[in-house]
Molecule: transfer RNA
Organism: uncultured Clostridia bacterium
RNA sequence: GGGGAUAUGGCUCAGUUGGUAGAGCGCUACGUUCGCAACGUAGAGGCCACGAGUUCGAAUCUCGUUAUCUCCA
Numbered sequence: 001g002g003g004g005a006u007a008u009g010g011c012u013c014a015g016u017u018g019g020u021a022g023a024g025c026g027c028u029a030c031g032u033u034c035g036c037a038a039c040g041u042a043g044a045g046g047c048c049a050c051g052a053g054u055u056c057g058a059a060u061c062u063c064g065u066u067a068u069c070u071c072c073a
Stems, first nucleotide, its partner, number of pairs: 001072007010025004019056001027043005049065005
C1' cells in the first nucleotide's frame, strides 16, 4: 500500500427483504427470609463508531473517515 471482517445499554450478543431497537448477565426498588443467597414482580439505562447522501421513513442502502482483528505484498 491492497483485500476481508467487526463497531448496537455497564458486559456478552440478537435485530430475517428499510417502518419510530430487543435478550441474557449486571444495576435499582419491592415481595418472600431473622439476615444473606436464590426466586418472583416492577423499573432505570442505548438514537446503533463518526460525518455526509438516497428515501415519506435508515442500525439496515451508498460514499468518506476513525478504531480493532485478519490475509496478501